[in-house]
This is a predicted structure of a 74-nucleotide RNA (c-di-GMP-I-GGC riboswitch aptamer) from a Pseudomonadota bacterium. The organism belongs to Pseudomonadota, within Bacteria.
Order: sequence, then structure tokens, then C1' cells
RNA sequence: ACAGACAAAACCAAACCUGUCGCAAGGCAGGGACGGAAAGCCAAGGGUCUCAACAGAUAGCCGGGCUGCCUUGG
Repeated sequence: ACAGACAAAACCAAACCUGUCGCAAGGCAGGGACGGAAAGCCAAGGGUCUCAACAGAUAGCCGGGCUGCCUUGG
């Protein structure tokens, strides 16, 4: 540097419930774990969703960029 184990440690937390903000998609907080090796950050690309429109949402849809923990297995 690659890789990521029927290993260890630490981490995040879907659905659902409660509260709260938002017209909505959805966000945030608490509970909760389906999962995750970037499920950390970025909405510039594609997709999807909301909106009468303007404009928003989604990074746990995909690609990409930046950064990062652990490893007694390879």
C1' cells in the first nucleotide's frame, strides 16, 4: 500500500414508537436494531421523492471527491 476474517476493540443506527420543526419530501432529539468497513463530510453528475411554482429532500439509491478507526487472519 492492498485487503477485510465465523477474530478482537471501538463506532454508526433502518423499520417502528414518542417529542419537536417543516405545506410536503424529510430534518433533529430520545427509545429501538435491520443493517453498515466509511451508514463520516460534500447535493457539483445520474436516479428517486416533495412542491402550483420558486425551490427543496435524499450521502442508509448509484457513481465521484475529501478525510478517517481497528486488524493476533491474508
Notes:
Of the family's consensus pairs, 95% are formed in the model. The sequence was found by an Rfam model in a public genome assembly.